[in-house]
RNA sequence: AGAGUUUGAUCCUGGCUCAGAGUGAACGCUGGCGGCAUGGUUAAGACAUGCAAGUCGAACGAGAAGCAUUUCUUCGGAUUUGUGGAAAGUGGCGAACGGGUGCGUAACACGUGAGCAAUCUGCCCUAAAGUACGGAAUAGCCUGUCGAAAGAUGGAUUAAUGCCGUAUGUGACUUUUUAUCGCAUGAUGAAAUAGUUAAAGCUUGUAAUGGCGCUUUAGGAUGAGCUCGCGGCCUAUCAGCUUGUUGGUGAGGUAAUAGCUCACCAAGGCUAAGACGGGUAGCUGGUCUGAGAGGAUGAUCAGCCACACCGGGACUGAGACACGGCCCGGACACCUACGGGUGGCAGCAGUUUCGAAUCAUUCACAAUGGGCGAAAGCCUGAUGGUGCAAUGCCGCGUGGAGGAUGAAGGCCUUAGGGUCGUAAACUCCUGUCAUUAGGGAGCAACAAGCAGGUUUAUAGCCUGCCCUGAGUUAACCUAAAGAGGAAGAGGUGGCUAACUCCGUGCCAGCAGCCGCGGUAAUACGGAGACCUCGAGCGUUACUCGGAUUCACUGGGCGUAAAGGGUGAGUAGGCGGCCAAGUAUGUCGGGUGUGAAAUCCUGGGGCUUAACCCCAGAACUGCGCCCGAAACUACUUGGCUAGAGUCUCGGAGAGGACAGUGGAAUUCCAGGUGUAGCGGUGAAAUGCGUAGAUAUCUGGAGGAACACCAGUGGCGAAGGCGACUGUCUGGACGAGUACUGACGCUCAAUCACGAAAGCGUGGGUAGCGAAAGGGAUUAGAUACCCCUGUAGUCCACGCCGUAAACUUUGCACACUAAGUUUCGGAGGAUUCGACCCCUUCGGAGCUCAAGCUAACGCGUUAAGUGUGCCGCCUGAGGACUACGGCCGCAAGGCUAAAACUCAAAGGAAUUGACGGGGGCCCGCACAAGCGGUGGAGCAUGUGGCUUAAUUCGAGGCAACGCGAAGAACCUUACCUGGUCUUGACAUGCCCGUCAUAGUUUUCCGAAAGGAAUUCGUCAGUUCGGCUGGACGGUGCACAGGUGCUGCAUGGCUGUCGUCAGCUCGUGUCGUGAGAUGUUCGGUUAAGUCCGGCAACGAGCGCAACCCUCGUUCCUAGUUGCCAGCGGGUAAUGCCGGGGACUCUAGGAAGACAAACCUCGUGUAGAGGUGGGAAGGUGGGGACGACGUCAAGUCAGUAUGGCCCUUACGACCAGGGCUGCACACGUGCUACAAUGCUUGGUACAAUGGGAUGCAACACCGCGAGGUUGAGCUAAUCCACAAAACCAAGCCCAGUUCGGAUUGGAGUCUGCAACUCGACUCCAUGAAGUUGGAAUCGCUAGUAAUGGCGUAUCAGCAACGACGCCGUGAAUACGUUCCCGGGCCUUGUACACACCGCCCGUCACAUCAUGAAAGCCGGUUCUGCCCGAAGUACAUGAGUUAACCGCAAGGAGACAGUGUCCUAAGGUGGGGCUGGUGAUUGGGAUGAAGUCGUAACAAGGUAGCCGUAGGGGAACCUGCGGCUG
Repeated sequence: AGAGUUUGAUCCUGGCUCAGAGUGAACGCUGGCGGCAUGGUUAAGACAUGCAAGUCGAACGAGAAGCAUUUCUUCGGAUUUGUGGAAAGUGGCGAACGGGUGCGUAACACGUGAGCAAUCUGCCCUAAAGUACGGAAUAGCCUGUCGAAAGAUGGAUUAAUGCCGUAUGUGACUUUUUAUCGCAUGAUGAAAUAGUUAAAGCUUGUAAUGGCGCUUUAGGAUGAGCUCGCGGCCUAUCAGCUUGUUGGUGAGGUAAUAGCUCACCAAGGCUAAGACGGGUAGCUGGUCUGAGAGGAUGAUCAGCCACACCGGGACUGAGACACGGCCCGGACACCUACGGGUGGCAGCAGUUUCGAAUCAUUCACAAUGGGCGAAAGCCUGAUGGUGCAAUGCCGCGUGGAGGAUGAAGGCCUUAGGGUCGUAAACUCCUGUCAUUAGGGAGCAACAAGCAGGUUUAUAGCCUGCCCUGAGUUAACCUAAAGAGGAAGAGGUGGCUAACUCCGUGCCAGCAGCCGCGGUAAUACGGAGACCUCGAGCGUUACUCGGAUUCACUGGGCGUAAAGGGUGAGUAGGCGGCCAAGUAUGUCGGGUGUGAAAUCCUGGGGCUUAACCCCAGAACUGCGCCCGAAACUACUUGGCUAGAGUCUCGGAGAGGACAGUGGAAUUCCAGGUGUAGCGGUGAAAUGCGUAGAUAUCUGGAGGAACACCAGUGGCGAAGGCGACUGUCUGGACGAGUACUGACGCUCAAUCACGAAAGCGUGGGUAGCGAAAGGGAUUAGAUACCCCUGUAGUCCACGCCGUAAACUUUGCACACUAAGUUUCGGAGGAUUCGACCCCUUCGGAGCUCAAGCUAACGCGUUAAGUGUGCCGCCUGAGGACUACGGCCGCAAGGCUAAAACUCAAAGGAAUUGACGGGGGCCCGCACAAGCGGUGGAGCAUGUGGCUUAAUUCGAGGCAACGCGAAGAACCUUACCUGGUCUUGACAUGCCCGUCAUAGUUUUCCGAAAGGAAUUCGUCAGUUCGGCUGGACGGUGCACAGGUGCUGCAUGGCUGUCGUCAGCUCGUGUCGUGAGAUGUUCGGUUAAGUCCGGCAACGAGCGCAACCCUCGUUCCUAGUUGCCAGCGGGUAAUGCCGGGGACUCUAGGAAGACAAACCUCGUGUAGAGGUGGGAAGGUGGGGACGACGUCAAGUCAGUAUGGCCCUUACGACCAGGGCUGCACACGUGCUACAAUGCUUGGUACAAUGGGAUGCAACACCGCGAGGUUGAGCUAAUCCACAAAACCAAGCCCAGUUCGGAUUGGAGUCUGCAACUCGACUCCAUGAAGUUGGAAUCGCUAGUAAUGGCGUAUCAGCAACGACGCCGUGAAUACGUUCCCGGGCCUUGUACACACCGCCCGUCACAUCAUGAAAGCCGGUUCUGCCCGAAGUACAUGAGUUAACCGCAAGGAGACAGUGUCCUAAGGUGGGGCUGGUGAUUGGGAUGAAGUCGUAACAAGGUAGCCGUAGGGGAACCUGCGGCUG
C1' cells in the first nucleotide's frame, strides 16, 4: 500500500466481498510446563446453607459455667466468701465507610471551569475558657398473665459518660450605634445596652498541674450541600408547549438560596440555534481502531451518580430518607396448633432458571487498609493467598551433531526415474522443563513486653533485645537417571503462500466474493506431497480499518444517483473605498487548573519477557492577568467605482380590457345540373333519383388568424402571432445631475404556473378521448376508414402537475480569436445613404488554452475563483405503504421498512443484426431455352413392419450420399450349431522333427469333432547343440464395425474462387481500439492510379503449372500418302517419301502493343485496324484468416471407458431387396421437328492375357461352336442422331411401353426368397402436368450415341469421361435470394433462431389494509385512601420543673384536616401482538395467452393527464428528442 467482481473487450460511476488489528468471548479439533492478568456481557429472575459489622467492663447495674474456699450433709448435694468472666441488657462510638449492581436517568446526572457576601461538617489538629450544685426515672434481674411460635402485657426493684433542674458566661446569638470596604442583596471591625445560652465522668493502692473524656467559642483540615457558563445520542412521519406555569409582595420552611410550599396580585415563560413529545442510554479518566482527523465503545482498575424484592414514608443521627435499620401498601416464598407470624445474596462462596457462555459452598487476618478500644485485642468474604478454566498476554520445551546402499515403505511416473529425504535406522553427545532426593532466601516493618538514654515524668521520642508467615509440600540452589514423558490445526482455482493421483458424475457435496460438480474436477471426498501458524489452529459473532462509500482534513449534481417548474422576499449567511477609536473573534507572554492509573520517553526490579516501580514529557481543554491591533467585528466620520433615482430616445407576438376585419370549413335557403360521391394498400360502412358530389347567389354561426415568418423579437418561468383604441410592466442606448453601500443570495412564507381534469353558467363551426359501425387479422378491445359525445372556446372558481429540458440554480469578477444576426449610439465618408471602423446590450455558429470517464463544453463555460440556496449516496421493493397537510374529486406534497440481488448504470470500442440508408457484384431477378412437380418404372430416404429389416449421413452443405457392383462371400444384423491363448501377432515353458503336409472312414447343414494312411528339414565342434518349422499346456496377451467426432489426429464439406484477412514500425486515443484497409476514380479482383499520418510487409487476387486454339523447329513407327515406282476386283497393299494430317518434345505469339476519342489527359474505358487468337482468349489444377463443438472413432490412426468360454472367433440359413403411405434424384413417354422399316456417311476418350476376340457355321434372338490376330498408334468392338426412301395421318394410335403368362440364354457350388438378358404373347397409366420449383450466357443449353472403373454375373436408367449435331436471349438492376464495401441505430455479444414486457395458473417468503380480540405505556375526570410529616384539637393519660395544696407548665395517647402510594371506575393518546378476508411485492431450468419495448422493433419512443381494454397496452390533448 491494495485486490476480486458488471463487459466480447474498454474507461468511468457505483455497490458487494477479501487481505489487517482487536475482544470479559463462544464453538470444533488438539493439548507439555511456568509467570502475570481475567472470568454471569443473558433474567435488576428466584434463592437452600454458611459467613460478609461490630466493638468498648478504663461509662453502668447485675453476673452463668468453671476454679478456690466456709458451713451443713441423708454423701446425692445444699450453702458462704473470693476469683472468674459467658450470654443478655443500659450507655457510647461505628453501622451513611468498605463491598455489589447499572434498574432508572437525556438530567446541573456526568465532564470541565467558575461562584456561595446563601451553607453545614462527628471523629482529627491549633487556640481560648470551663468541667459547680442537685433531682426523677428506666432496661436488665425477679415475678404474674396471654400466646403454638414470634412475642406481648402487668407488678416490684436498680445504675450510669442515659434523662432533667439550678448556678456560672470566657465566649456565642439577638437588638442598637458607628467606621472602613465591596460585587447589587451586603461584608468586616469597634462600642454600648438589654436578653438568651454549657458540661460527665473514668483511670492507677492514693494523690497529682498526669492521661483519656465532657462543655462553650474561634480557626484549620476533611467531607458534604447549593448555583451558574460551556460540552457530549437518534427522531420534525413529534411544531407548538406551559397554570405553581413566569414574575412580584407577604408568610412558612431549610444547614442554606429558591414557587421549595402557601395566600394574594400581574400575565407571563420556553420554542426552528428544535421547545414539547417519542426511542435509546449510567457519565468520565480511559479502551479498541485509524497516518491523522475521526469512528466505535465505557468489562477488569480509578472518579462521580443512581439503586438495594416493587411502590410510598418518615425516624435516629454530624452525616441516610439508610443493601445485611423502622413503618405502611403490593407481589412472591416459607413456618403454623389456622388464631397468627417470618423473609429479602445487584456482599463472598454456592443452588436453580435462562443462555452459545463465565470458577471454590477454599485458607488467613501474616501483610495493606477499615471499625471499636487507653491498650492487649476483637471484628473485617475489604484485602492478602491458593484452587478451577489455553479465556488472554509473555516465556520455555518436545532434543543436538554426524549419518547415502539416497534402505524399506508410501505416493507419482514419460517405466528411465522422481519425491517424502539426512528424514529414519545407526554412531557420538547434552540434560532445559517434567520426575526423585536434599537444601532453602524474601514478603517482617511495627505495635506490645523487657532494658537503656532523654525528660519533672511511669508522657512523648531514640536505641537494643525479644516476638509475629495464611500462602509454604513454594522462588532459587545441588545431586540422580534417561532421548527417555511432551504436536497439532487450518489451507493448497483466483484474490492468497502452497499440486498430483484415485473415487464421484449438476449426484454427493463445496463456497468469504467470483464461482466449482453433467466421465479425464489442482475447487466435492480420500491419499501422498506441499504452504502457513504452532500449544495452539480454525470457525462464528461484534468493533474500527481498508471505505476519499457522509468527503472538516477529503466527494459530487449536462448524459452515471443528484439543480427546487418560476419568481418576490423574511430570518439567516456573505458583503465596496478612506480614516479614527474600542478590543468580539484572532495572535503573543505569564499564571491557576487539567486526580491517580493508562499512552509515550528515559531509568530501575523480577534469570528474560509479560508484569511492576521511579522520573520526565504529555493531557491538543477551561479560567484569570498583561500585551499587540494587520484582518474580522462594533462605534463614529467621510467617499463614489456596487446599487438606485432623473432627462431624452427608439425596438418588441410582454400583459389586461373593449371594438373591428377578411379568407376558409360547416350548415340553411334558392338557382343550374345528373348519377354517382366519398374513402382506401384494396375495400366496405356512410351520403345520393325524396336529386347528393360539382357549381353560382344570399344568409347564419363558431373557432383560428395564411403570406409577412427569420437558429427574428418579448417575457421570471409557463408562454405570447390579424387590425385598432385605452390602461399597464420590464429591458436597452445616450447624457449628465442626484442619493451615498441603500448590495448579493435566500430556509419558512406568498404569488404565478402548458395540457388534461373538476364545479356553476354560457357557447359549439371544425377537430375529437369514450361509444357505434366497416375493414385488416389466427384474434384486433389497435394501427386504416365512416360517424360521433365529453372536451377543445368564453366568464368566474378550483387543481398545481409535465422530457415544467439548455435534463446545465442565482449573482459578481477574470481568461485567445473568427463569423452571422437583432436593437441603439458614435466616427469616417457622401448631396444624402449603403458599404466601412469603434462601442453597449441581446440571439447563434466554429474554435485556442483549460476542463471532462468519454461524448462534449469552451466570454451565453461544463474554464479559473468568490458568496448563498437546493439536491445526491448500489439496484429493485418505491414518484410505494402508514401518518400528517392540501384538494369537491381525480389526486398532489412530504416519505419509510421487511425482503430480494451482485450487480443496476454512463460514455465510448469492435462485431453482429435491422420489415435503416448509399454504392457494387452474382443465371440473383428480368429476357430466353429445356426441365421437375401429374404418369409408369429405377434408385435413395422417411415411416410402417420384422427374429433381423446392420450402421452412418439430416435446410442450403442428408436423400443414384459412404456403396467404382448386398444371390453365398461382402456383412457389421437376426436365428440356430460350435471354439476358448483363440481366425490373426510376439515372448517365455514343454514336446516333436515319425515337422509341415497328405490318404481314407464315421457323425454332421457346415463349422467342428472322432479315428486313420503315407511322409519324414538344414547346419554341426556330433552334445539332450544351433537355426527353422509345427503341435501342446499354462502365463503375459490377442481380439472387438462395442461407446464417446462434445477428448483427438488426419481428411472432407460449406460460406466461396467471395475479395478479403492480418502484421511490423510510426502516429492518434487514459483505454478497448483507430490509422494503414477510409476517400475520389477504376477493376473480375484490397486490380491499379491519385490523394492522405502514415510507411512498408505477409497470407489471399493475378501470374508462374497442365490442356485446347495458330505458326515454326526437331523426329518419322505401329500413324500419314502430295509427288515417283510397283500391284489389286478393291484397300498405304508394297518399294519408298517427310511434303500434308497426325504423333510428342521444343520455340514463337497477346502486352491495352499501334491509332482515334473520353479521362486528373493518371489508372483505365470506348472504338478502329492488324492478327489463328483482343482486352484474365476457353477450360482445369490451385480454396486466405476464419465460421458451422459441420461430417467421419464403420477407411486407417488414437486418449479414456466397457466386454474377455464373449460385445471375441467359425459355420449354415435368413435379413440388409420386407410395403396402406410420403419425399428427393433419375429413366421412358405422352408423339408427326414423330414412330416403324430399309438404305447410307462421319468420331473421340478409353479397355483388353484365368483378357479382348475377328472370320466362318448353328439359333428368330439372348447366345453357342470354333478360334485368325493382339503382350496392342499394328489385332478386337455396327457409333447414333443426321441424310436418302417408304409406310403411318392425330387415334390412347404402327404413340407409349409398365404389368403378367409362357419359353429360353448366360454367369456362378448355388439365380426360391433375390441376377441380367432373349423370344412369343399380354399392352396399364399417360394426350405436356396445380400451388410451387430447378438448370443454363456459347461450342454453352438442348439433343445423339460411345467408352471406362467396380465386376464371375448384375440391379448401371447411376457415376466418371469422350466425341457428333448445335440454338435462343440479356432492355436493365425497381423487386426476390446470396455476397462485398461505406455509413447509421441498437437495451443484441450463445450476437434477431437475439433480447424482452404484462396478465393468468402453481409454490414459497416478507409486508400493507381489515370487523375485531389481547397486551404495554402515558394523560385525564371521579371514588377510596395505608403508613407518615406538618397543622389543628386533645374532655383521656402523665416521674423530674413551679406550687403548701388544688392545680399549672410541658409532654403523650386519641381524633380531625391537607398532601399522598397502592387500588377501583370512566374516557383519550402513543405503541406492540394477533386476525377470517383482501391488496400489491419478491423469488422460483424448461406452464398458459399474446408481442408492448430495443432496428424506422414493423403505428418512432417517452413525460404529464383523461377515458377505455384479458394482458402487455390503445386512443385523445399538450409537451420533449433521450